[in-house]
This is a predicted structure of a 73-nucleotide RNA (transfer RNA) from an Actinomycetes bacterium. Model confidence (mean pLDDT): 82 of 100. The same sequence occurs in records of 2 taxa.
């Protein structure tokens, strides 16, 4: 320099056909125990990497750039 994939909650990661932004696991708060653990109830926590275009409407479409894995040179 080329090709190819990833970027979403503190981690790991869904999100297929563009319209509610989730699950797990951790964290907080009550229960329950003598007390910790385990369960059970509730809860915080997000510019969906960035900037633009399309669009009524964009995590998703389409272009640039940045990180990052791996593969060719």
């Nucleotide at each position: 320099g080329g090709g190819c994939g990833g970027u979403u909650a503190g981690c790991u990661c869904a999100g297929u056909u563009g319209g509610g932004a989730g699950a797990g696991c951790g964290c907080c708060u009550c229960g329950u125990u003598u007390a910790c653990a385990c369960c059970g109830a509730g809860g915080a926590g997000g510019u969906c990497g960035u900037c633009g275009g399309u669009u009524c409407g964009a995590a998703u479409c389409c272009g640039g750039c940045a990180c990052u894995g791996c593969c060719c040179a």
The source organism's lineage runs through Bacteria, Bacillati, Actinomycetota and Actinomycetes. RNAcentral holds the sequence, with entries from ENA and MGnify.